[in-house]
RNA backbone atom coordinates (compact mmCIF):
# COMPACT_ATOMS: atom_id res chain seq x y z
C1' N A 1 0.00 0.00 0.00
C1' N A 2 -4.76 -3.15 -0.22
C1' N A 3 -8.98 -5.71 2.12
C1' N A 4 -11.69 -5.54 6.43
C1' N A 5 -13.38 -4.75 11.63
C1' N A 6 -15.20 -2.10 15.66
C1' N A 7 -15.51 2.46 18.54
C1' N A 8 -16.51 7.43 18.77
C1' N A 9 -17.32 12.79 16.30
C1' N A 10 -19.65 16.16 13.00
C1' N A 11 -23.73 16.67 9.82
C1' N A 12 -21.60 23.60 6.06
C1' N A 13 -18.58 28.29 8.24
C1' N A 14 -18.30 33.68 7.70
C1' N A 15 -19.78 38.58 6.77
C1' N A 16 -23.76 41.93 4.55
C1' N A 17 -29.45 42.92 3.53
C1' N A 18 -34.45 41.98 4.75
C1' N A 19 -37.93 39.16 7.88
C1' N A 20 -40.35 35.38 11.64
C1' N A 21 -41.54 34.37 17.67
C1' N A 22 -40.96 35.42 22.86
C1' N A 23 -39.05 38.60 26.67
C1' N A 24 -36.13 42.94 29.50
C1' N A 25 -35.81 47.89 29.61
C1' N A 26 -36.81 52.74 26.97
C1' N A 27 -40.20 55.91 24.65
C1' N A 28 -45.60 57.23 22.75
C1' N A 29 -50.87 56.90 25.16
C1' N A 30 -56.07 57.57 28.61
C1' N A 31 -55.84 52.31 28.27
C1' N A 32 -55.56 48.69 24.26
C1' N A 33 -51.53 48.90 21.73
C1' N A 34 -47.42 50.71 18.93
C1' N A 35 -42.27 51.80 17.74
C1' N A 36 -36.89 51.36 18.88
C1' N A 37 -32.36 48.98 21.59
C1' N A 38 -30.82 44.41 23.42
C1' N A 39 -30.88 39.20 24.46
C1' N A 40 -32.84 34.66 23.39
C1' N A 41 -35.00 30.92 19.34
C1' N A 42 -35.09 22.97 16.75
C1' N A 43 -32.26 17.41 16.75
C1' N A 44 -29.19 13.23 16.53
C1' N A 45 -33.14 11.65 15.43
C1' N A 46 -37.28 16.74 17.96
C1' N A 47 -40.07 10.71 14.03
C1' N A 48 -42.49 5.35 14.91
C1' N A 49 -45.25 5.43 19.92
C1' N A 50 -42.56 0.08 20.76
C1' N A 51 -40.98 -0.39 26.40
C1' N A 52 -39.84 2.16 31.59
C1' N A 53 -40.62 6.37 34.96
C1' N A 54 -41.79 11.59 36.86
C1' N A 55 -46.15 14.46 36.92
C1' N A 56 -52.13 14.51 37.47
C1' N A 57 -56.98 12.67 38.50
C1' N A 58 -59.53 8.08 39.26
C1' N A 59 -61.76 9.48 47.89
C1' N A 60 -57.87 5.27 49.49
C1' N A 61 -55.01 1.11 52.01
C1' N A 62 -54.53 -3.37 53.58
C1' N A 63 -54.54 -9.32 53.14
C1' N A 64 -55.85 -13.81 49.83
C1' N A 65 -57.29 -16.56 45.68
C1' N A 66 -58.47 -16.85 40.20
C1' N A 67 -58.11 -14.49 35.41
C1' N A 68 -55.42 -11.38 32.11
C1' N A 69 -50.90 -9.10 30.05
C1' N A 70 -45.72 -9.31 30.26
C1' N A 71 -40.42 -10.82 30.76
C1' N A 72 -37.24 -15.64 31.03
C1' N A 73 -29.05 -18.36 30.84
C1' N A 74 -25.73 -15.94 35.23
C1' N A 75 -24.15 -11.82 37.96
C1' N A 76 -24.45 -6.70 37.79
C1' N A 77 -25.68 -0.75 36.33
C1' N A 78 -30.17 2.05 37.01
C1' N A 79 -35.33 5.53 39.87
C1' N A 80 -37.10 1.78 36.34
C1' N A 81 -36.91 -0.92 31.96
C1' N A 82 -37.87 -5.73 27.27
C1' N A 83 -32.83 -1.15 28.13
C1' N A 84 -27.42 -1.45 29.11
C1' N A 85 -22.40 -3.38 31.41
C1' N A 86 -19.15 -8.16 32.09
C1' N A 87 -19.54 -13.10 31.49
C1' N A 88 -21.28 -18.57 30.37
C1' N A 89 -23.09 -21.68 26.88
C1' N A 90 -24.32 -22.27 21.13
C1' N A 91 -23.41 -20.99 15.50
C1' N A 92 -20.45 -18.36 11.94
C1' N A 93 -15.57 -16.07 10.58
C1' N A 94 -8.33 -17.70 8.49
C1' N A 95 -8.74 -13.32 12.36
C1' N A 96 -10.10 -8.92 14.43
C1' N A 97 -14.44 -9.67 15.52
C1' N A 98 -19.95 -10.90 14.33
C1' N A 99 -24.81 -13.73 15.78
C1' N A 100 -28.23 -15.33 19.76
C1' N A 101 -36.22 -14.52 22.59
C1' N A 102 -31.01 -19.07 25.59
C1' N A 103 -35.86 -21.77 31.54
C1' N A 104 -39.12 -26.31 31.61
C1' N A 105 -40.25 -31.46 26.04
C1' N A 106 -38.40 -38.38 31.72
C1' N A 107 -46.63 -32.94 34.82
C1' N A 108 -50.04 -33.37 31.27
C1' N A 109 -52.67 -32.02 26.47
C1' N A 110 -52.05 -30.92 21.33
C1' N A 111 -49.63 -30.84 16.46
C1' N A 112 -45.78 -33.14 13.02
C1' N A 113 -48.53 -31.90 5.96
C1' N A 114 -47.40 -34.89 1.35
C1' N A 115 -44.40 -39.12 0.89
C1' N A 116 -42.99 -43.48 3.52
C1' N A 117 -43.65 -50.57 5.78
C1' N A 118 -43.63 -47.10 10.23
C1' N A 119 -44.19 -39.93 12.64
C1' N A 120 -43.68 -42.00 18.82
C1' N A 121 -46.36 -47.23 25.26
C1' N A 122 -42.95 -48.67 17.71
C1' N A 123 -42.86 -50.93 13.45
C1' N A 124 -41.25 -54.23 8.39
C1' N A 125 -42.38 -52.28 1.91
C1' N A 126 -37.80 -54.08 -0.84
C1' N A 127 -34.37 -57.04 1.74
C1' N A 128 -30.97 -60.48 4.78
C1' N A 129 -30.52 -65.88 7.51
C1' N A 130 -32.49 -70.54 9.03
C1' N A 131 -35.99 -74.60 8.14
C1' N A 132 -39.83 -77.19 5.01
C1' N A 133 -42.47 -77.33 0.19
C1' N A 134 -43.95 -77.31 -5.20
C1' N A 135 -42.31 -76.55 -10.49
C1' N A 136 -37.66 -76.93 -13.90
C1' N A 137 -32.65 -77.99 -14.63
C1' N A 138 -27.62 -77.89 -19.29
C1' N A 139 -27.53 -80.52 -11.95
C1' N A 140 -23.80 -74.76 -11.34
C1' N A 141 -28.95 -73.14 -10.04
C1' N A 142 -33.36 -70.71 -11.47
C1' N A 143 -38.65 -69.38 -10.12
C1' N A 144 -43.02 -69.40 -7.03
C1' N A 145 -45.05 -70.32 -1.74
C1' N A 146 -44.86 -71.32 3.80
C1' N A 147 -43.06 -70.93 8.79
C1' N A 148 -40.14 -68.37 11.94
C1' N A 149 -35.25 -64.99 12.95
C1' N A 150 -33.25 -59.60 12.18
C1' N A 151 -33.42 -54.30 11.52
C1' N A 152 -27.02 -54.25 8.82
C1' N A 153 -28.33 -52.44 3.71
C1' N A 154 -31.52 -49.55 0.25
C1' N A 155 -35.93 -46.69 -0.64
C1' N A 156 -39.28 -42.19 1.99
C1' N A 157 -38.93 -37.71 4.66
C1' N A 158 -37.54 -31.62 7.65
C1' N A 159 -36.79 -35.40 10.77
C1' N A 160 -36.57 -43.07 11.70
C1' N A 161 -35.86 -44.42 18.49
C1' N A 162 -27.62 -42.81 19.50
C1' N A 163 -22.43 -42.70 15.93
C1' N A 164 -17.14 -45.40 14.20
C1' N A 165 -14.51 -49.17 14.55
C1' N A 166 -13.25 -54.44 15.60
C1' N A 167 -15.21 -58.66 17.89
C1' N A 168 -19.58 -61.63 17.41
C1' N A 169 -23.64 -64.05 14.95
C1' N A 170 -26.91 -68.62 10.31
C1' N A 171 -27.86 -63.65 9.48
C1' N A 172 -27.96 -59.98 12.39
C1' N A 173 -28.62 -56.68 17.23
C1' N A 174 -25.08 -52.16 22.91
C1' N A 175 -25.24 -58.49 22.26
C1' N A 176 -19.61 -57.48 24.14
C1' N A 177 -15.44 -54.22 24.02
C1' N A 178 -12.56 -48.50 22.75
C1' N A 179 -13.35 -43.30 21.47
C1' N A 180 -17.06 -39.96 21.16
C1' N A 181 -22.27 -38.16 22.33
C1' N A 182 -26.27 -38.83 26.08
C1' N A 183 -28.00 -39.55 30.99
C1' N A 184 -27.37 -39.73 36.80
C1' N A 185 -23.53 -39.19 41.14
C1' N A 186 -19.51 -37.25 42.99
C1' N A 187 -14.61 -34.01 43.99
C1' N A 188 -12.39 -29.38 41.84
C1' N A 189 -12.78 -24.39 39.98
C1' N A 190 -16.31 -20.48 40.10
C1' N A 191 -20.58 -15.74 43.82
C1' N A 192 -23.84 -18.06 40.22
C1' N A 193 -24.63 -19.27 34.73
C1' N A 194 -21.11 -23.03 33.72
C1' N A 195 -16.55 -25.70 33.08
C1' N A 196 -13.01 -29.96 33.80
C1' N A 197 -12.19 -34.51 36.04
C1' N A 198 -13.33 -39.73 37.96
C1' N A 199 -16.87 -43.15 38.43
C1' N A 200 -21.72 -45.55 37.17
C1' N A 201 -25.52 -46.59 33.56
C1' N A 202 -26.43 -50.26 27.35
C1' N A 203 -29.66 -45.90 25.80
C1' N A 204 -34.13 -45.57 28.53
C1' N A 205 -35.15 -39.53 27.29
C1' N A 206 -37.52 -37.28 18.02
C1' N A 207 -38.49 -32.17 17.23
C1' N A 208 -42.83 -27.67 18.01
C1' N A 209 -43.65 -24.20 24.06
C1' N A 210 -41.96 -16.35 18.82
C1' N A 211 -49.10 -24.07 20.47
C1' N A 212 -51.67 -24.15 24.99
C1' N A 213 -49.28 -25.07 29.27
C1' N A 214 -45.50 -25.32 34.02
C1' N A 215 -42.29 -23.02 36.70
C1' N A 216 -39.87 -18.00 38.95
C1' N A 217 -40.29 -12.90 38.50
C1' N A 218 -43.09 -8.57 37.61
C1' N A 219 -47.70 -5.23 36.73
C1' N A 220 -54.21 -0.80 38.96
C1' N A 221 -56.52 2.05 35.04
C1' N A 222 -56.49 6.67 31.99
C1' N A 223 -53.23 10.44 29.86
C1' N A 224 -51.56 17.69 29.58
C1' N A 225 -57.08 17.08 24.90
C1' N A 226 -54.18 14.83 32.43
C1' N A 227 -55.78 18.53 36.17
C1' N A 228 -56.20 22.74 39.22
C1' N A 229 -58.81 28.07 39.40
C1' N A 230 -61.59 31.87 37.10
C1' N A 231 -65.15 34.22 34.05
C1' N A 232 -69.28 33.23 30.20
C1' N A 233 -73.67 30.93 28.49
C1' N A 234 -77.97 27.14 28.95
C1' N A 235 -83.23 23.62 29.88
C1' N A 236 -79.93 20.28 35.54
C1' N A 237 -85.31 18.25 29.61
C1' N A 238 -86.35 13.68 27.95
C1' N A 239 -85.57 8.01 26.79
C1' N A 240 -84.49 2.66 28.19
C1' N A 241 -82.58 -0.51 31.70
C1' N A 242 -81.72 -3.07 36.68
C1' N A 243 -83.83 -3.36 41.75
C1' N A 244 -88.29 -5.43 47.20
C1' N A 245 -86.33 0.41 47.92
C1' N A 246 -86.65 8.56 46.64
C1' N A 247 -85.48 2.21 53.33
C1' N A 248 -86.29 1.47 58.79
C1' N A 249 -86.01 2.46 63.74
C1' N A 250 -84.48 5.29 68.07
C1' N A 251 -82.47 10.10 70.79
C1' N A 252 -82.90 15.85 69.84
C1' N A 253 -80.11 21.22 75.04
C1' N A 254 -81.59 23.45 67.16
C1' N A 255 -85.73 26.10 63.78
C1' N A 256 -91.11 26.77 62.30
C1' N A 257 -96.59 25.93 63.16
C1' N A 258 -100.49 24.43 66.52
C1' N A 259 -101.66 24.57 71.50
C1' N A 260 -100.04 27.27 75.31
C1' N A 261 -99.75 23.17 81.74
C1' N A 262 -97.83 18.71 79.76
C1' N A 263 -97.58 17.88 74.27
C1' N A 264 -98.51 17.36 68.95
C1' N A 265 -97.05 18.15 63.85
C1' N A 266 -93.26 19.50 59.64
C1' N A 267 -88.16 20.84 58.74
C1' N A 268 -83.38 20.03 60.07
C1' N A 269 -79.52 17.42 63.25
C1' N A 270 -76.57 13.02 65.48
C1' N A 271 -76.49 7.32 66.34
C1' N A 272 -77.51 1.91 64.70
C1' N A 273 -79.20 -1.08 61.34
C1' N A 274 -80.04 -2.89 56.01
C1' N A 275 -79.03 -1.56 50.78
C1' N A 276 -76.07 0.52 46.28
C1' N A 277 -71.69 2.34 44.35
C1' N A 278 -66.37 2.43 45.14
C1' N A 279 -59.18 1.14 39.73
C1' N A 280 -61.04 -7.69 35.58
C1' N A 281 -64.17 -11.23 39.13
C1' N A 282 -64.69 -13.12 44.46
C1' N A 283 -63.59 -13.17 49.39
C1' N A 284 -62.29 -10.69 54.49
C1' N A 285 -60.64 -6.09 57.27
C1' N A 286 -60.40 -0.98 57.68
C1' N A 287 -62.56 3.60 55.44
C1' N A 288 -65.47 6.72 51.79
C1' N A 289 -69.79 7.87 50.07
C1' N A 290 -75.70 8.19 48.31
C1' N A 291 -80.05 6.48 50.50
C1' N A 292 -81.19 4.86 44.39
C1' N A 293 -77.80 3.06 40.04
C1' N A 294 -75.94 2.64 34.75
C1' N A 295 -76.16 4.51 30.11
C1' N A 296 -78.12 6.73 25.73
C1' N A 297 -80.22 11.57 23.60
C1' N A 298 -81.14 16.70 23.26
C1' N A 299 -79.11 21.91 25.35
C1' N A 300 -74.88 25.71 26.46
C1' N A 301 -69.53 27.52 25.93
C1' N A 302 -65.86 26.76 23.07
C1' N A 303 -62.77 32.64 26.18
C1' N A 304 -58.52 33.32 30.48
C1' N A 305 -54.39 31.66 34.11
C1' N A 306 -51.96 28.13 36.08
C1' N A 307 -49.72 22.55 34.87
C1' N A 308 -44.69 25.09 31.61
C1' N A 309 -39.85 23.92 31.91
C1' N A 310 -33.83 24.42 36.97
C1' N A 311 -33.69 19.12 35.74
C1' N A 312 -32.50 11.48 37.51
C1' N A 313 -30.30 18.67 34.02
C1' N A 314 -25.54 20.42 31.08
C1' N A 315 -20.23 21.13 30.94
C1' N A 316 -15.00 20.53 32.62
C1' N A 317 -11.56 18.46 36.09
C1' N A 318 -9.96 14.48 39.88
C1' N A 319 -11.58 9.68 42.58
C1' N A 320 -13.68 4.35 42.65
C1' N A 321 -15.02 0.41 38.85
C1' N A 322 -12.88 -4.35 33.83
C1' N A 323 -17.34 -1.69 32.52
C1' N A 324 -22.40 -0.04 32.45
C1' N A 325 -21.96 3.73 35.84
C1' N A 326 -21.54 6.00 40.81
C1' N A 327 -19.09 10.12 44.14
C1' N A 328 -16.77 15.02 45.37
C1' N A 329 -15.23 19.66 43.18
C1' N A 330 -16.03 23.85 40.15
C1' N A 331 -18.47 26.56 36.10
C1' N A 332 -23.15 27.46 33.58
C1' N A 333 -28.89 28.52 32.32
C1' N A 334 -29.71 27.23 26.94
C1' N A 335 -37.44 27.32 22.85
C1' N A 336 -42.04 27.14 26.00
C1' N A 337 -46.91 28.65 22.41
C1' N A 338 -51.61 29.23 19.73
C1' N A 339 -52.63 24.34 15.19
C1' N A 340 -48.01 26.74 16.45
C1' N A 341 -41.83 31.45 15.48
C1' N A 342 -36.29 29.34 14.35
C1' N A 343 -36.44 31.83 7.23
C1' N A 344 -35.52 34.59 2.69
C1' N A 345 -31.58 36.91 -0.48
C1' N A 346 -26.18 38.09 -2.19
C1' N A 347 -20.86 37.50 -1.57
C1' N A 348 -16.33 34.67 -0.07
C1' N A 349 -14.41 29.70 1.39
C1' N A 350 -15.34 24.25 2.04
C1' N A 351 -17.17 19.48 0.41
C1' N A 352 -19.16 16.62 -3.85
C1' N A 353 -19.20 16.52 -9.36
C1' N A 354 -19.23 17.53 -14.97
C1' N A 355 -15.94 19.88 -19.06
C1' N A 356 -11.29 21.62 -20.60
C1' N A 357 -5.74 22.61 -20.34
C1' N A 358 -1.30 21.44 -18.54
C1' N A 359 2.46 17.81 -15.85
C1' N A 360 3.71 12.77 -15.09
C1' N A 361 5.45 5.89 -17.91
C1' N A 362 0.09 3.94 -17.63
C1' N A 363 -4.40 2.83 -14.17
C1' N A 364 -4.67 7.37 -11.11
C1' N A 365 -2.69 11.65 -9.37
C1' N A 366 -1.88 16.57 -8.97
C1' N A 367 -2.32 21.98 -10.38
C1' N A 368 -5.08 25.78 -13.10
C1' N A 369 -10.02 27.21 -15.36
C1' N A 370 -14.90 27.34 -16.36
C1' N A 371 -19.98 25.42 -14.52
C1' N A 372 -23.71 22.58 -11.90
C1' N A 373 -25.64 21.63 -6.58
C1' N A 374 -25.17 25.19 -3.48
C1' N A 375 -26.80 20.73 -0.12
C1' N A 376 -28.94 14.08 3.34
C1' N A 377 -32.66 12.72 6.87
C1' N A 378 -35.70 15.88 8.60
C1' N A 379 -39.19 20.35 12.20
C1' N A 380 -39.92 20.71 20.05
C1' N A 381 -46.20 21.03 21.83
C1' N A 382 -45.98 18.28 29.76
C1' N A 383 -40.59 16.18 31.06
C1' N A 384 -36.97 12.47 31.06
C1' N A 385 -34.38 6.99 30.53
C1' N A 386 -33.87 3.61 26.05
C1' N A 387 -35.05 0.78 22.00
C1' N A 388 -36.32 1.04 16.73
C1' N A 389 -36.45 3.30 12.24
C1' N A 390 -34.60 7.14 8.15
C1' N A 391 -29.98 10.45 6.86
C1' N A 392 -25.89 13.27 1.09
C1' N A 393 -21.18 13.32 2.61
C1' N A 394 -16.63 13.59 5.99
C1' N A 395 -13.40 12.89 9.92
C1' N A 396 -10.65 10.41 14.37
C1' N A 397 -8.93 6.26 16.83
C1' N A 398 -7.68 1.00 18.27
C1' N A 399 -7.59 -3.76 15.66
C1' N A 400 -7.16 -8.32 12.32
C1' N A 401 -5.62 -10.21 7.57
C1' N A 402 -2.60 -9.86 2.78
C1' N A 403 1.75 -7.95 0.23
C1' N A 404 6.15 -5.03 -0.52
C1' N A 405 10.62 -2.50 1.53
C1' N A 406 14.03 -2.00 5.56
C1' N B 1 -51.15 15.76 20.80
C1' N B 2 -52.87 11.63 22.84
C1' N B 3 -55.70 6.77 21.63
C1' N B 4 -57.62 2.58 18.83
C1' N B 5 -58.90 -0.71 14.82
C1' N B 6 -57.62 -2.30 9.66
C1' N B 7 -55.02 -4.27 5.27
C1' N B 8 -56.57 -11.78 1.11
C1' N B 9 -58.53 -11.95 -6.92
C1' N B 10 -61.39 -5.37 -10.21
C1' N B 11 -65.10 -4.82 -5.84
C1' N B 12 -67.48 -6.61 -1.36
C1' N B 13 -65.69 -10.67 2.29
C1' N B 14 -64.58 -15.88 4.48
C1' N B 15 -60.12 -17.97 6.12
C1' N B 16 -56.07 -15.92 11.16
C1' N B 17 -57.59 -18.07 17.88
C1' N B 18 -56.21 -23.89 17.21
C1' N B 19 -49.45 -23.15 10.91
C1' N B 20 -49.85 -27.81 6.04
C1' N B 21 -52.80 -27.48 -2.11
C1' N B 22 -56.51 -19.40 -0.53
C1' N B 23 -61.72 -19.90 -1.18
C1' N B 24 -67.13 -17.42 -1.92
C1' N B 25 -70.63 -14.17 -4.60
C1' N B 26 -70.71 -10.25 -7.69
C1' N B 27 -67.73 -9.07 -12.04
C1' N B 28 -64.12 -10.51 -16.71
C1' N B 29 -63.47 -14.34 -20.72
C1' N B 30 -64.90 -18.52 -23.70
C1' N B 31 -68.75 -22.39 -25.21
C1' N B 32 -73.93 -24.11 -25.12
C1' N B 33 -79.07 -22.81 -24.95
C1' N B 34 -81.81 -18.72 -28.74
C1' N B 35 -83.22 -16.09 -35.53
C1' N B 36 -80.72 -12.40 -32.17
C1' N B 37 -80.53 -10.05 -27.11
C1' N B 38 -81.32 -10.84 -22.13
C1' N B 39 -81.97 -15.29 -18.53
C1' N B 40 -79.82 -20.13 -17.33
C1' N B 41 -76.03 -23.92 -17.88
C1' N B 42 -70.34 -25.31 -18.39
C1' N B 43 -65.73 -24.24 -18.27
C1' N B 44 -61.58 -21.07 -17.90
C1' N B 45 -58.41 -16.85 -16.17
C1' N B 46 -57.41 -13.40 -12.29
C1' N B 47 -53.66 -13.54 -5.68
C1' N B 48 -45.63 -11.11 -4.45
C1' N B 49 -52.13 -12.50 1.24
C1' N B 50 -49.70 -4.04 2.59
C1' N B 51 -43.85 -4.22 2.98
C1' N B 52 -38.98 -6.12 5.10
C1' N B 53 -36.73 -9.55 8.61
C1' N B 54 -37.16 -14.10 12.39
C1' N B 55 -39.57 -18.50 14.48
C1' N B 56 -40.55 -23.36 12.11
C1' N B 57 -39.37 -29.04 8.02
C1' N B 58 -43.05 -25.43 6.34
C1' N B 59 -46.36 -18.79 7.58
C1' N B 60 -52.17 -15.09 5.39
C1' N B 61 -51.45 -17.44 10.10
C1' N B 62 -46.78 -16.90 15.29
C1' N B 63 -43.10 -12.75 16.85
C1' N B 64 -40.28 -8.30 15.60
C1' N B 65 -40.56 -3.69 12.57
C1' N B 66 -41.72 -0.27 8.38
C1' N B 67 -45.86 1.44 5.18
C1' N B 68 -50.97 2.97 4.17
C1' N B 69 -56.57 3.90 4.91
C1' N B 70 -60.23 4.65 8.99
C1' N B 71 -62.51 5.88 13.87
C1' N B 72 -62.27 8.22 18.64
C1' N B 73 -61.28 13.21 21.92
C1' N B 74 -62.29 19.91 25.55
C1' N B 75 -65.17 21.77 29.06
C1' N B 76 -70.08 23.49 31.42
C1' N B 77 -75.06 22.25 33.47
RNA sequence: CCAGUCGGCCGGAUGGCCGCCACUUUUUUAAAAAAACGUGGAGGAAAGUCCGGGCUCCAUGGAGACACGGUGCCGGAUAACGUCCGGCGGGGGUGACCCUAGGGAAAGCGCCACAGAAAACAAACCGCCGCGCGGUUUCGGCCGGGCGGCAAGGGUGAAACGGUGCGGUAAGAGCGCACCGCGCUCAUGGUAACAUGAGCGGCACGGCAAGCCCCACCGGGAGCAAAACCGAAUAGGGGCGACAAUGAGGCUUGGCUCCCUUGAGCCGGCCUCCGGUCCGUCUCCGGAUCGUCGUCCGGGUUGGUUGCUUGAGACGGCCGGUAACGGCCGUCCUAGAGGAAUGGCCAUCACGUGGGCGGUUUCGCCGCUCGCCUUACAGAACCCGGCUUACAGGCCGGCUGGCUAU
RNA sequence: CGGGGUAUAGCGCAGUCUGGUAGCGCGGAAGUUUUGGGUACUUCAGGUCGCAGGUUCGAAUCCUGCUGCCCCGACCA